[in-house]
């Protein structure tokens, strides 16, 4: 230094759920909580998943509308789903 990861040391993060807040929603943020985590630190590039109010496209309906319903796309989100990339604490075997 790389790889690896212990009933090690000192610390760290925080699922579900609850309260508050924000958003149309998915979700985010703050507090509590503590299922778990050696990258559960950063990153939305690839795959995957979630949302889709408004705008746009397509289809359908009839009451023909700035209508309603369905699908798609733009768009938004998830890093605690996986891969890639970046950075990092400790040191038994």
């Nucleotide at each position: 230094a790389a790889a690896c990861g212990a009933c090690a040391a000192g610390g760290g993060c925080a699922c579900a759920c609850c309260g508050g807040u924000u958003g149309g929603a998915a979700g985010g943020c703050c507090g509590g909580g503590u299922c778990g985590c050696a990258a559960a630190g950063c990153c939305a590039g690839g795959g995957g998943c979630c949302c889709c109010a408004u705008c746009c496209c397509g289809c359908g309906u009839c009451u023909u509308g700035c209508a309603c319903g369905c699908g798609g796309a733009a768009g938004g989100g998830c890093a605690g789903c996986c891969c890639a990339g970046c950075c990092g604490c400790c040191g038994a075997a």